[in-house]
Context: one part of a larger RNA
RNA sequence: CUGGGCGUAAAGGGCGCGCAGGCGGUUCUGUUUGUCGAGUGUGAAAGCCCCGGGCUCAACCUGGGAACUGCGCUCGAAACGGCGGAACUAGAGUUCGGGAGAGGAGAGUGGAAUUCCCAGUGUAGAGGUGAAAUUCGUAGAUAUUGGGAAGAACACCGGUGGCGAAGGCGGCUCUCUGGACCGAUACUGACGCUGAGGCGCGAAAGCGUGGGGAGCAAACAGGAUUAGAUACCCUGGUAGUCCACGCCAUAAACGAUGAGAACUAGACGUUGAGAGGGUAAGCCUCCCAGUGUCGUAGCUAACGCGCUAAGUUCUCCGCCUGGGGAGUACGGCCGCAAGGUUGAAACUC
Numbered sequence: 001c002u003g004g005g006c007g008u009a010a011a012g013g014g015c016g017c018g019c020a021g022g023c024g025g026u027u028c029u030g031u032u033u034g035u036c037g038a039g040u041g042u043g044a045a046a047g048c049c050c051c052g053g054g055c056u057c058a059a060c061c062u063g064g065g066a067a068c069u070g071c072g073c074u075c076g077a078a079a080c081g082g083c084g085g086a087a088c089u090a091g092a093g094u095u096c097g098g099g100a101g102a103g104g105a106g107a108g109u110g111g112a113a114u115u116c117c118c119a120g121u122g123u124a125g126a127g128g129u130g131a132a133a134u135u136c137g138u139a140g141a142u143a144u145u146g147g148g149a150a151g152a153a154c155a156c157c158g159g160u161g162g163c164g165a166a167g168g169c170g171g172c173u174c175u176c177u178g179g180a181c182c183g184a185u186a187c188u189g190a191c192g193c194u195g196a197g198g199c200g201c202g203a204a205a206g207c208g209u210g211g212g213g214a215g216c217a218a219a220c221a222g223g224a225u226u227a228g229a230u231a232c233c234c235u236g237g238u239a240g241u242c243c244a245c246g247c248c249a250u251a252a253a254c255g256a257u258g259a260g261a262a263c264u265a266g267a268c269g270u271u272g273a274g275a276g277g278g279u280a281a282g283c284c285u286c287c288c289a290g291u292g293u294c295g296u297a298g299c300u301a302a303c304g305c306g307c308u309a310a311g312u313u314c315u316c317c318g319c320c321u322g323g324g325g326a327g328u329a330c331g332g333c334c335g336c337a338a339g340g341u342u343g344a345a346a347c348u349c
Stems, first nucleotide, its partner, number of pairs: 003321004007303002012317001014201004021194003025088007033081002035077008049065006091191001092188003095184004103177007110154001114150008125136002162169002206247006215241002220236004258316006266294007274286004298305002322349003331342004
């Protein structure tokens, strides 16, 4: 390179946008560029291969043929691909009218709870556990009532419910703003798909500067447990968790399943819009889009998947190639650092 693969065996990039590249709907037409055919020239000789000949054979030498799968030129073919021209509307997009939604950003605001502070009532315990102790409390705790402060998170609704490309998003109100979906006609006329590099987004933890700090809580301290207990349990408790700005770029970033498109039985639920029928209301039916469960054919090593495919196919990208060594070393790039990314070999089984 040809292969075979990537849900769980090694293997889908965390996700998006997108330059180059690859691939690309229907019809007509031109050219003859790819493509195909014929002829012709060339493709040195030797060698390889085939049929002969000469050294007693062979190696070796030698005659002829074939081959040299290629390239040039001429003539021809016109289905398919390219290019040029013209046109189309089924892909894609625009317009109008709608409703749904924890989609994003900013500002404001609400109640419950917790902790703390002040005051009242009140007295000897309270906490905590398997049992205890550390701890708090006669300087009045715990409990309870009233008042105040602060920060963080939003019970019920809440749902294999919704939204988002992924990460993710949940009190309420307002402002700004992205996307999807449904219905309708008109318009543009292939404007499309994918996407190496590149750019952007990217949980948690972590880092820088400045704020904030109620609860929780790495580290740490103490009390227990234990043979020990650098743990599990308990009492405390600092970073951090929160905000602003700037970094980091990882994850079981998972559906462990890349994106787009076409085709291929059904059944039952659920969300959103629409259409039809009917009712006092509930409701019934259909269709589109999403989201679930089961299941046919088919697939699969099995488990299972099964119109949301892991079925049948096409296009493009990423990735795998025995285990360990090792996601290590070295080098490069990135980072303030932590580290990330790219990524071996010896050796060994």